[in-house]
RNA sequence: GCGCCAUUAGCUUAGCUGGAUAAAGCGUCCGGCUACGAACCGGGAGAUCGGGGGUUCGAAUCCCUCAUGGCGUA
Numbered sequence: 001g002c003g004c005c006a007u008u009a010g011c012u013u014a015g016c017u018g019g020a021u022a023a024a025g026c027g028u029c030c031g032g033c034u035a036c037g038a039a040c041c042g043g044g045a046g047a048u049c050g051g052g053g054g055u056u057c058g059a060a061u062c063c064c065u066c067a068u069g070g071c072g073u074a
Stems, first nucleotide, its partner, number of pairs: 001073007010026004019057001028044005050066005
């Protein structure tokens, strides 16, 4: 340099053929339980989906470009 893959909540992931409010576990906060804690139970907050642009009635999803990380290749 070229090719491929990944990027969604603090962390790890899901998200189907483009369709209605982006889902879960862990963590975190509040409450219950307990002598106190852990575990367990109930509830809450938290991501406009890596940045920008485009296509479309509609984009996490398709296209272009840039960035970061990884793999392959000369």
Transfer RNA from an uncultured Clostridia bacterium, 74 nucleotides, folded computationally. It was read from a public genome assembly. It matches the Rfam family "tRNA". It is annotated as a transfer RNA. The coordinates come from a structure-prediction model, not an experiment, and the mean pLDDT is 80.